[in-house]
Molecule: c-di-GMP-I riboswitch aptamer
Organism: soil metagenome
RNA sequence: AAAGGCAAAGCCGGCGGGAACCGGUGACGCAAAGCCACGGGGCCAGAACGGCCAGCCGGGCUACCGAA
Numbered sequence: 001a002a003a004g005g006c007a008a009a010g011c012c013g014g015c016g017g018g019a020a021c022c023g024g025u026g027a028c029g030c031a032a033a034g035c036c037a038c039g040g041g042g043c044c045a046g047a048a049c050g051g052c053c054a055g056c057c058g059g060g061c062u063a064c065c066g067a068a
Base pairs, nucleotide, nucleotide: 005030006029010025011024012023013022014021028055034061035060036059038058039057040056041053042052043051044050
């Protein structure tokens, strides 16, 4: 290059104590914006235990096309 893929914010509905998550709509962006909570960080809750964020950083695993 080609074929595609994912889907921010906002809005609508659902769900939870909450962070968040699910569906619809919508695209800010993403070559892993696929998966994993191992480390750091942030968020919820908070006595502790615990929970959430992988599209915050690092790490691990897997993966389409291809000059490679």